Molecule: small-subunit ribosomal RNA
Organism: uncultured bacterium
RNA sequence: CCUGGCUCAGGAUGAACGCUGGCGGCAGGCCUAAUACAUGUAAGUCGAGGGGUAACAGUUCUUCCGGGAAGCUGACGACCGACGAAUGGGUGCGUAACGCGUAUAUAACUUGCCUCAAACUGGAGGAUAGCUCUGCGAAAGUGGAAUUAAUACUGCAUAAUACUAUAAGGUCGCAUGGUCUAAUAGUUAAAGUUUCGAUGGUUUGAGAGAGGUAUGCGUGACAUUAGUUAGUUGGUAAGGUAACGGCUUACCAAGACAAUGAUGUCUAGGGGUUCUGAGAGGAUGAUCCCCCACACCGGAACUGAGACACGGUCCGGACUCCUACGGGAGGCAGCAGUAGGGAAUAUUGGUCAAUGGGCGAAAGCCUGAACCAGCCAUGCCGCGUGCAGGAUGAAGGCGCUCGUCGUUGUAAACUGCUUUUAUAUGGGAAGAAAGAGGUUUUGCGAAACCAGUUGACGGUACCAUAUGAAUAAGCACCGGCUAACUCCGUGCCAGCAGCCGCGGUAAUACGGAGGGUGCAAGCGUUGUCCGGAUUUAUUGGGCUUAAAGGGUGCGCAGGCGGUCUGAUCAGUCAGUAUUAAAAGUCCAGUGCUUAACACUGGAAUGUGUAUUGAUACUGUCAGACUUGAGUAUCAUGGAAGAAGCUGGAAUCGGCGGUGUAGCGGUGAAAUGCAUAGAUAUCGUCGAGAAGGUCAAUAGCGAAGGCAGGUUUCUGUGUGAUAACUGACGCUGAGGCACGAAAGUAUGGGUAGCGAACGGGAUUAGAUACCCCGGUAGUCCAUACCGUAAACGAUGAUGACUGGAUGGGUGCCUGUAAGGGUGCUUGUUUAAGCGAAAGCAUUAAGUCAUCCGCCUGGGGAGUACGUCGGCAACGAUGAAACUCAAAGGAAUUGACGGGGGUCCGCACAAGCGGUGGAGCAUGUGGUUUAAUUCGAUGAUACGCGAGGAACCUUACCUGGGCUCGAAUGCCUCUGCACGUUUCAGAGAUGAGACAUUCCUACGGGACAGAGAGCAAGGUGCUGCAUGGCUGUCGUCAGCUCGUGCCGUGAGGUGUUGGGUUAAGUCCCGCAACGAGCGCAACCCCUAUUUGUAGUUGCCAUCAGGUAAAGCUGGGGACUCUACAGAGACUGCCUGCGCAAGCAGUGAGGAAGGUGGGGACGACGUCAAGUCAUCAUGGCCCUUACGCCCAGGGCUACACACGUGCUACAAUGGAUGGUACAGCGGGUAGCUACACAGUAAUGUGAUGCCAAUCUCGAAAAGCCAUUCACAGUUCAGAUUGAGGUCUGCAACUCGACCUCAUGAAGUUGGAAUCGCUAGUAAUCGCGCAUCAGCAAUGGCGCGGUGAAUACGUUCCCGGACCUUGUACACACCGCCCGUCAAGCCAUGGAAGUCUGGGGGACCUGAAGACGGUGACCGUUAAAGGAGCCGUUAAGGGUUAAACAGGUAACUAGGGCUAAGUCGUAACA
Repeated sequence: CCUGGCUCAGGAUGAACGCUGGCGGCAGGCCUAAUACAUGUAAGUCGAGGGGUAACAGUUCUUCCGGGAAGCUGACGACCGACGAAUGGGUGCGUAACGCGUAUAUAACUUGCCUCAAACUGGAGGAUAGCUCUGCGAAAGUGGAAUUAAUACUGCAUAAUACUAUAAGGUCGCAUGGUCUAAUAGUUAAAGUUUCGAUGGUUUGAGAGAGGUAUGCGUGACAUUAGUUAGUUGGUAAGGUAACGGCUUACCAAGACAAUGAUGUCUAGGGGUUCUGAGAGGAUGAUCCCCCACACCGGAACUGAGACACGGUCCGGACUCCUACGGGAGGCAGCAGUAGGGAAUAUUGGUCAAUGGGCGAAAGCCUGAACCAGCCAUGCCGCGUGCAGGAUGAAGGCGCUCGUCGUUGUAAACUGCUUUUAUAUGGGAAGAAAGAGGUUUUGCGAAACCAGUUGACGGUACCAUAUGAAUAAGCACCGGCUAACUCCGUGCCAGCAGCCGCGGUAAUACGGAGGGUGCAAGCGUUGUCCGGAUUUAUUGGGCUUAAAGGGUGCGCAGGCGGUCUGAUCAGUCAGUAUUAAAAGUCCAGUGCUUAACACUGGAAUGUGUAUUGAUACUGUCAGACUUGAGUAUCAUGGAAGAAGCUGGAAUCGGCGGUGUAGCGGUGAAAUGCAUAGAUAUCGUCGAGAAGGUCAAUAGCGAAGGCAGGUUUCUGUGUGAUAACUGACGCUGAGGCACGAAAGUAUGGGUAGCGAACGGGAUUAGAUACCCCGGUAGUCCAUACCGUAAACGAUGAUGACUGGAUGGGUGCCUGUAAGGGUGCUUGUUUAAGCGAAAGCAUUAAGUCAUCCGCCUGGGGAGUACGUCGGCAACGAUGAAACUCAAAGGAAUUGACGGGGGUCCGCACAAGCGGUGGAGCAUGUGGUUUAAUUCGAUGAUACGCGAGGAACCUUACCUGGGCUCGAAUGCCUCUGCACGUUUCAGAGAUGAGACAUUCCUACGGGACAGAGAGCAAGGUGCUGCAUGGCUGUCGUCAGCUCGUGCCGUGAGGUGUUGGGUUAAGUCCCGCAACGAGCGCAACCCCUAUUUGUAGUUGCCAUCAGGUAAAGCUGGGGACUCUACAGAGACUGCCUGCGCAAGCAGUGAGGAAGGUGGGGACGACGUCAAGUCAUCAUGGCCCUUACGCCCAGGGCUACACACGUGCUACAAUGGAUGGUACAGCGGGUAGCUACACAGUAAUGUGAUGCCAAUCUCGAAAAGCCAUUCACAGUUCAGAUUGAGGUCUGCAACUCGACCUCAUGAAGUUGGAAUCGCUAGUAAUCGCGCAUCAGCAAUGGCGCGGUGAAUACGUUCCCGGACCUUGUACACACCGCCCGUCAAGCCAUGGAAGUCUGGGGGACCUGAAGACGGUGACCGUUAAAGGAGCCGUUAAGGGUUAAACAGGUAACUAGGGCUAAGUCGUAACA
């Protein structure tokens, strides 16, 4: 950079939860248990149909004043009858269906009430409720008798344009067929009431509205559901229905459906819509509207115009209730309400005023429909909680760099104003139109006018007045995404978290606070849907390497298809008609003060349906063509295939010979073979397998694959000719065939090789790598298997698009060189493409057609199921769970037991050490009251410390102090210092003596006291820091600007060729320049010149001493210290383009950086230091501060580092003698003299130093001695005696003298330093310091080497390149088993549950059929009863399917620090 998932910001919601809550309007409100329901209520009405009169009122009559009588009137319970009850209202169980949507059809149908039209309404009859009487029953209810009415019921008459039958004609239609006309025959009806206006009844037709039925198309998931179906599909006939139809029955036929997904399983009411979206889509089906289904569960019909009927009936079942136990009753998924369930969803309200419905002539009655009110921030919309001024920028809070600070903040106070809302008072609607009554008009419907009446909501909305800022703000968030920052607390705890991720002592991420941001009567959280997600891609994705091309071909279906002509008009396009209900959406208006909301109008909504037209394209039909495809003829190519035959080399083996001790094998070995003769070698025979050279970046094949030679058979490519056919083609789901190796089966074969296995090694182990053997197998035949990194990781076909240069094989042309034209196979580059790497006429470019495949990683190519297989196994192929990544290409680093080049005391070559001894010193450890603290690989350990007896000192023990040991400011005092006494370990305490100075007179110095502000802390954090330092490394690197290249990270420059100590320089170059580093500039040193000449020097001159620059003098020399010169590869020779290199070159004191120092790039190690210092934060404050005494830091079984001294003769000892440089000195260095063996002491002199002094340099040199030994080496330890410093040497100093005389005889593994004035060796000085534990550190000079062939190796480093799964960067990353915990899943003997189907038994109501001795006029009609069929339900049973659970078991996932190894990444 890309791929790719996860997550968020938006909108929505019938929501819920948390915190909070002023008002109003408009909406909405059981998403769960179609669970069970107490109580009330939701469907009645009509007396103008009827018999009548239970209650009420009236009237009349009567009365013994209690009452009684009369249906007489208003009215009317129950009953008969009529209409309604099939609407309205509820719910979403079932249903994947003509259920719904849409468009059609009904020429296959029905329709009460309503409208219009035509006709009719004659005359009879018998019952039955009620009422009365009576019986049974607890009740519900029910039996009997007598009697009665109707618009109840039943005949009769009449009757058609109705219906049936017969047959005719006209006309129309998409089929059946419709329609019109006339004829003949047959059949069928009624009901009254009345106020006389009317109203009702019957038949028929038409209409309106409503419904039934049928059809096309559309309308979920799963193929791990592939076959289903017997009334099944069709026909004939009959039955049935309002009507078509297997709707039902009989018979006949054998069909019907299905990969365009039948059947099965699971899920689900459908639509208008709603939400989202740019759209296409996706999701949805609350409220409102339409349709369907259901009404406790299942079945069934009755009545009726309409039901198979929510508030009807019958039967079965479950449940609940009543019961006198005999028997009965019930169905809120109507409105309220209750219980239950649940995260969760309201009142047992008012009214029929309006709208609508039922009945009625009407008044009216009924109406939980409806209209209203109540509850709930559940949503949407609106309003308010004030407005203006006001700076001492108030107080308080918070922060802070502490100040004239910042912020809260014009915020408040305060002043002025307003009054929506609230409260109070007053007024006060619209919604009401009517109907009924009256008047008028009118033929009838009806209309107009008049007066009066009707409001649940509601004294509500609204209006006015008064009061007064009065009554009214919260919630979430503030690390990024994402608007908003600080303090405190906490300290990987508590907690947060949508994702990334915060929290381990300075948390903008947790909790609180201040402040801020956002929204606001709400705000957040949670759930769900769409969006973002082009992340399923029709719009609009991909498949070389990221997930993804089938292993390859053939090929049915399907999809797609060359040129021309004609026809057709299915697709396509256009017009017209019709439909897509209303509501909703959008636009424009209107009405509520606005808005939400409502209303009016318009637009929009579809692949709709029908019809008319157009004909380019596609399709279809017909005809033609040749370029696609194929054929023919000729030529030609090849490891293409199959089956035979056959040759040589090698290997192994047999036999024979030669020959002798080993062979073989490896990193090295051993096992193994071999004296019974191996290996080696010669001859000969045999066996099996494989094919050297040719050989290739070559050839052939569809792929797999194919290689000695040869024969036969078979397939195929290419070229030429342009003769033939005439689109015959491409692709290809299923299907079929082929298909490396391994593996399987059977039978052969078996030389070599060689899983398994055995042995030998290696190793910590080595079930491996290596070695010796060796079985399957490898080979052949036949049959399976069907997979591979079956790869070009690239499907097939066709077309088009630049060059260059090879290989193979044809053809044409040319005398030749060569030229032209095909196919095939490579390389390279352009455009273009690509994330890049790369591809690039053999595309991964530009297009077309078809097929296959992908959709985050893991779980998993697993489980289950199915199919295939002898098996092994293959094909198909999930989920739970889990993670926030997994992945591709490229970049920069780092790393590699990768490569190349180069450097360094890195190795090598040398010299000397360490490691062994004793001691010194530091560290660890241990000890201790304390052994203060820090430093810890290189880069701690003679380090901080350049001086621990006290002090230092930070530690411990004990004793003390609290504004404090020190300093500043203020006030007061004049003391304080000093001397001294006592107590005490001292600090300290108590006391005594004595007592100021300067002054410009203001005061100051000093000291004490007091109070306050600032104390103090070597307490913590070096992982909060500054500064300083170590290290890589004095390594040669590290970067920048502009340009250029790349999508980008980044590259280029800085790489390359040379060269250098060097990124030093040169050359080249898309780079050109520049910076920090390198080098140089600085200092010391080596030579020299000039100047100067004291305290230094002394050649010359003079003086002088025992001697001496001692003196005069001198500047020559040395020296001192200032300024110069000098070295630059400048010159020469050779090599080289140059840079530069080489030379015993010249010259020069010095030669290639002359030697040394100072000087340390960008950075690394959270390196070191809070105890040098400074400093943020935290902590202590009668102590973690301060003072004091004593102790400790010096301990001591041990271990390590760094040193010193040694082990001796290149030495020790004694004596003599020579030559430095750097430095130091007044609280000092001290000459000199004396004393002491000495350390040192006592005197004394010089010097603040080129003057005096420390001061003797030592090794060296010259002599003498010691002769190899624990010594005349070594000098630890110990004893004794002293010296010095210091208040004081016990713990715990140094030195001197005498005595003592330890280990040690050159040091294991290992390891360090050094390349020239270096190593080694020798002494001298200084800092610190009273003294010194200094053998340390820093300097100085004296003497003064050896070696470097070289860069293979070890270590470190530099550059280039390569690989990478690393980036905390190899001390990286990371795999698997085992052990532990948790989670989900598979298998599993069994066990439990569910739905559906099959078989058999049983079988209610009902319906249908039959019968019907009983009932029923006299014979009937009909019925009860009985029988059969069907049938819900019940039972039995065999199996299948699905789900739950389960001992045990299997793998999987996850989990800071478990075990074993180290498989992968170099």